Source information: SAM riboswitch aptamer (S box leader) from a Flavobacteriales bacterium, 118 nucleotides, folded computationally.

Parts: sequence; C1' cells; structure tokens
RNA sequence: GGCUUAUCAAGAAAGGCUGAGGGAUAUGGCCCUUUGAAGCCUUGGCAACCCCUCCCCGCCGUAAGGCCAGGCCACGUGCCAACUCCAUCCCGUCGUUCGCGACGGGACCAGAUGAGCU
Repeated sequence: GGCUUAUCAAGAAAGGCUGAGGGAUAUGGCCCUUUGAAGCCUUGGCAACCCCUCCCCGCCGUAAGGCCAGGCCACGUGCCAACUCCAUCCCGUCGUUCGCGACGGGACCAGAUGAGCU
C1' cells in the first nucleotide's frame, strides 16, 4: 500500500516554537483563524479498539461462544470546534415568487480510526 470487518449524534485542557491558513476529495454553502490557522514539542485529558473479568444482574445459544456489563493501573494506537460542519441521490410533510426553500427519514459513494489478514 491492498483486502475484510466494527464504529462514527457523545467525550476531552494548558504552555512553548512558528507565522497564514484550516475544516479529506469535487461542487455549492457555512464556519474557525494574528484575541494566532496548519505543523512540531512538553505536560494533561477523553475513551473506540486491543487486553482482563464475565464473579453479580440480564439477552441469544445444545454447547463452545457471542452480546450486555464491569475494570481500563499498564501496553499498542487514536482523538481533544461545529453530526464525518451541512448538502448533492431517493421518499414523505409543510411552504412557494413555481426558480426553489425548510424539516424528517433512507440509500449510495467516499473518508477517518481500531482490529485481523496480506
């Protein structure tokens, strides 16, 4: 790098260096930012996986086991603005200046992170 799979409505600070961008991609919006963006460093924090228990209360299962739940000191990551910031396609309701707009739901594509395999 690729494949498979799970999750994505929650949560989470301060300081130093630096100095103009950033919010994945295309488009249209919208937002953050010299009251310092992105990046790097230090300390801290959050908690999804990994790991352990499953003793107690439950659910599925003949069982093995899985889910839920608890621990999460530590290890390996990840993360610490806004729903993956919102939308693009479909369905429904309301409104309409008939161009479209608002709200709710669903799908698709992709992305991010973990784990397994290669």

About this RNA
It was read from a public genome assembly, where an Rfam model found it. Lineage of the source: Bacteria > Pseudomonadati > Bacteroidota > Flavobacteriia > Flavobacteriales.